Predicted 3D model of a 70-nucleotide RNA (transfer RNA) from a marine eukaryotic metagenome. The sequence is in RNAcentral, with records from MGnify.
RNA sequence: GCGAUGUAGCUCAGUCGGUAGAGCAGUGGAAUCAUAAUCCAUUGGUCGGCGGUUCAAGUCCGUCCAUCGC
Repeated sequence: GCGAUGUAGCUCAGUCGGUAGAGCAGUGGAAUCAUAAUCCAUUGGUCGGCGGUUCAAGUCCGUCCAUCGC
């Protein structure tokens, strides 16, 4: 210098820009003599930072930061 990635505690989705999701984990409950497994419910997010475009940005543009590769 070039490219990729950055979204929940972890692993990741998110279509042509239109109210942010899943699994695991956590919490509560059911069931069990009890525990695990199982089943039901549920908490948790300034979408890496700052700015821009737009009626509207996780998504588009600029810049910076971090990680990885060349």

Its mean pLDDT, the model's own confidence on a scale to 100, is 83.